[in-house]
RNA sequence: UACCGACAAAGGCUAAACCCGAGUAAUCGGGCGGCGCAAAGUCACGGGUCCCGCAGUAAGCCUCGCAUUACACACCGGGAUCGCCGAACUACCGAA
Numbered sequence: 001u002a003c004c005g006a007c008a009a010a011g012g013c014u015a016a017a018c019c020c021g022a023g024u025a026a027u028c029g030g031g032c033g034g035c036g037c038a039a040a041g042u043c044a045c046g047g048g049u050c051c052c053g054c055a056g057u058a059a060g061c062c063u064c065g066c067a068u069u070a071c072a073c074a075c076c077g078g079g080a081u082c083g084c085c086g087a088a089c090u091a092c093c094g095a096a
Base pairs, nucleotide, nucleotide: 004094005093012037013036018031019030020029021028022027035083041089042088045086046085047084048081049080050079051078052077053076056071057070058069059068060066061065
């Protein structure tokens, strides 16, 4: 240095719930709180999952077009999630 991860040491982060705010939403930010985490640090590069948009079907109505409700939502486009997985970058300690 690399690999590895202790009933080690010093620390660190922070799930859900709750409060406030942003967003159509997924979700995110702050406070509180800790389920847990050896990368639960950074990154949306490859997958997965989630949200939004655009086809469709049925019903309704006086208008054959309208807007509402329910179901579905492919391809494609945009967004989210790294505490879903993989990859990349960086990193404390040093037992076996």